[in-house]
Molecule: c-di-GMP-I riboswitch aptamer
Organism: soil metagenome
């Protein structure tokens, strides 16, 4: 990638279940998604927490923390005419 055909994944919300929190597993849901597959120890970013501080906070650091549905980047991959 075609107003093709096959099949996939699944926001918010809700239940529950883990966590201190970011969030995250599992059912329901279905906003979206052509890599919404994997990588966070590849770069930036944003979240949550400690440290910093007399107190609040700002640099600055820390946690083998959190997000890959925020951007580059890498590695894999399913249909497929013209």
């Nucleotide at each position: 990638g075609a107003u093709a055909a096959a099949g996939g994944c699944a926001a918010a919300c809700c239940a529950u279940c883990g966590g201190a929190a970011a969030c995250g597993g599992u059912g329901g849901g279905g906003c979206g998604c052509a890599a919404a597959g994997c990588c966070a120890a590849a770069g930036g970013g944003c979240c949550u927490u400690c440290c910093g501080c007399a107190a609040a906070g700002a640099a600055g650091g820390g946690a083998u923390g959190g997000c890959a549905g925020c951007c580059u980047g890498g590695c894999u991959a399913c249909c497929g005419a013209a």